[in-house]
RNA sequence: AACCGAAUACGGCAAAACUACCGAAAGGUAGUGACGCAAAGCUAUAGGGACUACUCCCUCCGGGAAUGUCAGCCAGUUGCAGGA
Numbered sequence: 001a002a003c004c005g006a007a008u009a010c011g012g013c014a015a016a017a018c019u020a021c022c023g024a025a026a027g028g029u030a031g032u033g034a035c036g037c038a039a040a041g042c043u044a045u046a047g048g049g050a051c052u053a054c055u056c057c058c059u060c061c062g063g064g065a066a067u068g069u070c071a072g073c074c075a076g077u078u079g080c081a082g083g084a
Stems, first nucleotide, its partner, number of pairs: 012037002017032006035072001041077003047074002049070003056064003
């Protein structure tokens, strides 16, 4: 220095639900709230995967489809403390 993750210290983030607002929706923002998280920090045309379908297309009870969305799905990338 790198890798791994036991204890310890300072701490950090914030699921679901509820309320308000934005959005066609997925979902997002803020407040309350904590399910949990050693990256639950950042990255969405670097990759995979998933969700939605206003507009569009079709064989139109439906189906296809992203430029929309998800990083707390995998992943990429950066990083605090200490050192079983």
This is a predicted structure of an 84-nucleotide RNA (c-di-GMP-I riboswitch aptamer) from Cohnella lupini. Model confidence (mean pLDDT): 84 of 100. The source organism's lineage runs through Bacteria, Bacillati, Bacillota, Caryophanales and Cohnella. The sequence is in RNAcentral, with records from Rfam.